Predicted 3D model of a 71-nucleotide RNA (transfer RNA) from a Candidatus Kerfeldbacteria bacterium. The sequence was found in a public genome assembly. Model confidence (mean pLDDT): 82 of 100.
RNA sequence: UCCGGGGUCGUCUAAUGGCAGGACGCCAGGUUCUGGCCCUGGUAAUCGGGGUUCGAGUCCCUGCCCCGGAG
Repeated sequence: UCCGGGGUCGUCUAAUGGCAGGACGCCAGGUUCUGGCCCUGGUAAUCGGGGUUCGAGUCCCUGCCCCGGAG
C1' cells in the first nucleotide's frame, strides 16, 4: 500500500429501516446479628463527519482505530 472482517452501557452480547434491550458489574432499598446468596428499583452505550429516507445501530460515501490475509 491492497483485500476481507469488525467498532453498541464499565464488560460481554442482542436489535426486519420503526420506543436501543438482556446478562454481569456498579449504586440504592428490602432480607440478615454482620457479610454473602436472594428479591425490587435505579445507573449507563450505537467510533468521528457527511449523505439517502417520514424515520438509520442497520443502507451509501469518507476518515480513525482493531483483527486477519497478500505484497

Rfam family: tRNA. The family's RNA type in Rfam is transfer RNA.